[in-house]
RNA sequence: GAGAGCUAGGCUGGCGCGCUAGUCCUGCGCUGUUACUGUGAAUGGACUUUACACGGAGCCGAAGCCCAAAGAAGGAUUGCCAUGGUCUCAUUGGUCCCUGCUGUCUUUGCCGACGGUUUGUCCCAGGGGAUGGACUUGCUGGGAAUCAGGUCAGAUUCGGAAGAAAGCAGCCUUAACCUUCAAUCUCUAUGUUCCUGGGGUCGCAAGCCCGAGAAGCUGCGGGGGUUAAACCAACUGGGGCUGUAGCCAUUCGACCACGGGCGUGCCC
Numbered sequence: 001g002a003g004a005g006c007u008a009g010g011c012u013g014g015c016g017c018g019c020u021a022g023u024c025c026u027g028c029g030c031u032g033u034u035a036c037u038g039u040g041a042a043u044g045g046a047c048u049u050u051a052c053a054c055g056g057a058g059c060c061g062a063a064g065c066c067c068a069a070a071g072a073a074g075g076a077u078u079g080c081c082a083u084g085g086u087c088u089c090a091u092u093g094g095u096c097c098c099u100g101c102u103g104u105c106u107u108u109g110c111c112g113a114c115g116g117u118u119u120g121u122c123c124c125a126g127g128g129g130a131u132g133g134a135c136u137u138g139c140u141g142g143g144a145a146u147c148a149g150g151u152c153a154g155a156u157u158c159g160g161a162a163g164a165a166a167g168c169a170g171c172c173u174u175a176a177c178c179u180u181c182a183a184u185c186u187c188u189a190u191g192u193u194c195c196u197g198g199g200g201u202c203g204c205a206a207g208c209c210c211g212a213g214a215a216g217c218u219g220c221g222g223g224g225g226u227u228a229a230a231c232c233a234a235c236u237g238g239g240g241c242u243g244u245a246g247c248c249a250u251u252c253g254a255c256c257a258c259g260g261g262c263g264u265g266c267c268c
Base pairs, nucleotide, nucleotide: 003268005266006265009060010059011058012057013031014030015029016028017027021048022047023046024045025044036056037055038054039053040052064262065261066260067259071255074252075251076250077249079247080246082244083243084242085241086240087239088238089237090236091234092233093232094231095230096224097223098222099221100220101219103217105216106215107214108213115209116208117207118206119205120204121203122199123198124197125196126195127194128193129192130190131189132188133187134186136183137182138181141178142177148173149172150171151170156165157164158163
């Protein structure tokens, strides 16, 4: 100086967001490379500034590591502005009542709309009848085994006898009481009926008069009421959250990178 082999030591992407005390990864996004692969993993997985864990495979000293202005894919953040959605607050109006007009409207109306009037229903007071109940009186029937009466078979007691006494059952009468019927007076009750007087805003019914609209709904007006609550509408205004686009600023930043620097192991 040149060549071959080996692998302890390395490499087999990087970046942004997000997560995290922090690192890496799974995740989302940008790059687009020879940019390996299995298991694990967002209610996350593994680690600790030496910052994925456990495996497999490949490459290697021309490896590998570090640096690189300007530009720049792309991302993040604050602010400004426009716009969409949503929530909330304020403002105005409506939803209520009366009334005028309106309509390709609907319903009803000479079998009489709207309206007027009379009466009744309704309310108050008084009165009569009817009915029900109560009281009173009388009648019918029933009605005490013992503590109501009368008569008392049998039996009992007294007596020499004649007779007498008390008295159960039965029978009769009757009290309290129950019941049937009737009557007079009184009291009481009532959507039972009638009469008199009075009231009567609305509603209902009937009679009479009049003779053409009446009611509902849509819309537009006028007047009144509530500005308490609820609902709806108007995008009029304010505010919060969020999405999208744009702009300024800040920040990270792949790539550019075949350049430069460091390093150049072991063994034959």
The prediction has a mean pLDDT of 75. A computed fold for a 268-nucleotide RNA from a Candidatus Woesearchaeota archaeon, annotated as Bacterial large signal recognition particle RNA. Of the family's consensus pairs, 96% are formed in the model. RNAcentral holds the sequence, with entries from ENA. It matches the Rfam family "Bacterial large signal recognition particle RNA". Rfam classes the family as a non-coding RNA gene. The gene name in the source record is ffs.